[in-house]
């Protein structure tokens, strides 16, 4: 450098099913269906880790009986922007390097405090597709909590050391 031959490429609450339930069948054989509802989240490696953060059908418990509190993907498998440690790269910390601390390119922190802003599934209504379990799409309409290049306050931190100007 060339050829063959295997991988990989989308997505990241995201893929997948063998158990489970559920359809459909002569209940046989065989085929189908369900299997996480969105917010968030990525400087590069490698390790480790049941990987944030709330809605919800439904179940329990409690009492002032209409609320309040638990538990909630049934199950596994893979993956994965988290979390922690190491190294490397950049940001700051007055120029520049060295140590530290902190932080990802929006590049000070904080499991402080107040207020603000954001959801879709459920729910109702209608269309399609299937024989069915179901699936998809439109249209109403409500409600988090992590977060936040949001606003205010409150705490901590803005360093040694050389060396240059």
């Nucleotide at each position: 450098c060339u050829a063959c031959a295997a991988c990989u490429u989308g997505a990241a609450g995201c893929g997948c099913c063998u158990g489970a339930c559920c359809c459909c069948g002569u209940c046989u054989a065989g085929g189908g269906g369900u299997g996480a509802c969105g917010a968030g989240g990525a400087g590069g490696a490698g390790a480790a880790u049941c990987a944030u953060c709330g809605a919800a059908a439904g179940c329990g418990a409690c009492c002032c009986c209409g609320g309040u509190c638990g538990c909630g993907u049934c199950g596994g498998c893979g993956g994965a922007u988290g979390u922690u440690c190491u190294c490397c790269c950049g940001g700051c910390c007055g120029c520049u390097c060295a140590c530290g601390g902190u932080c990802g390119u929006a590049a000070c922190g904080c499991u402080g405090g107040u207020g603000g802003a954001c959801a879709a599934a459920a729910c109702c209504c209608g269309a399609c597709g299937g024989c069915a379990a179901c699936g998809c799409c439109g249209g109403g309409g409500a409600c988090a909590a992590u977060u936040c290049u949001c606003a205010c306050c409150g705490c901590g931190a803005c360093g040694u050391g050389a060396g240059g100007g």
The RNA shown here (glmS glucosamine-6-phosphate activated ribozyme aptamer) has 165 nucleotides and comes from a bacterium. Its mean pLDDT, the model's own confidence on a scale to 100, is 76. It was read from a public genome assembly, where an Rfam model found it. Of the family's consensus pairs, 85% are formed in the model. Rfam family: glmS glucosamine-6-phosphate activated ribozyme aptamer. The family's RNA type in Rfam is riboswitch.